A computed fold for a 73-nucleotide RNA from a Candidatus Woesearchaeota archaeon, annotated as transfer RNA. Taxonomically the source falls in Candidatus Woesearchaeota (Archaea, Nanobdellati). Rfam family: tRNA. Model confidence (mean pLDDT): 81 of 100.
RNA sequence: CCCUUCAUAGUUUAGUGGCUAGAACAUUCGGCUGUAGACCGAGAGAUCCCCGGUUCGAAUCCGGGUGAGGGGA
Repeated sequence: CCCUUCAUAGUUUAGUGGCUAGAACAUUCGGCUGUAGACCGAGAGAUCCCCGGUUCGAAUCCGGGUGAGGGGA
């Protein structure tokens, strides 16, 4: 320098045009318990890496940028 994959909650991730973005672990509160853990119930937490475009509508499609992984020269 070229090709390719990826970026969504504190962490791991689902979602491939039609939402108020779903889950697990973690965290907070309550129940249970002599206490804690386990277990049960409830809550909070992501405007989806950034900028622009397409569309009635974008986390999703397109272009550019940034970062990370893999391959090639």